The RNA shown here (transfer RNA) has 72 nucleotides and comes from Naegleria gruberi. RNAcentral holds the sequence, with entries from ENA, GtRNAdb and Rfam. Its mean pLDDT, the model's own confidence on a scale to 100, is 82. It is recorded under the gene name tRNA-Arg-CCT-1-1. The organism belongs to Naegleria, within Eukaryota. Its Rfam family is "tRNA". Gene Ontology term of the family: triplet codon-amino acid adaptor activity. By type it is a transfer RNA.

[in-house]
RNA sequence: GCCGCUAUAGCUCAGAGGAAGAGCUUCGAUCUCCUAAGUCGAAGGUCGCCGGUUCGAGCCCGGCUAGUGGUA
Numbered sequence: 001g002c003c004g005c006u007a008u009a010g011c012u013c014a015g016a017g018g019a020a021g022a023g024c025u026u027c028g029a030u031c032u033c034c035u036a037a038g039u040c041g042a043a044g045g046u047c048g049c050c051g052g053u054u055c056g057a058g059c060c061c062g063g064c065u066a067g068u069g070g071u072a
Stems, first nucleotide, its partner, number of pairs: 001071007010024004018055001026042005048064005
């Protein structure tokens, strides 16, 4: 240089065009003599950036950026 893959919550990741989710973590409540565990609940997202397609985009298309793999 060329060809791929990845980018969504603090972390690990789902999400086959139609109101953004789970687990862990954190916080609160409950339970206990106390703690841990258990149970219930809550908080937390400009879905990497800029455009395009569409009535509607996390999802489709193009470019860019970052990370990662392959190749001469």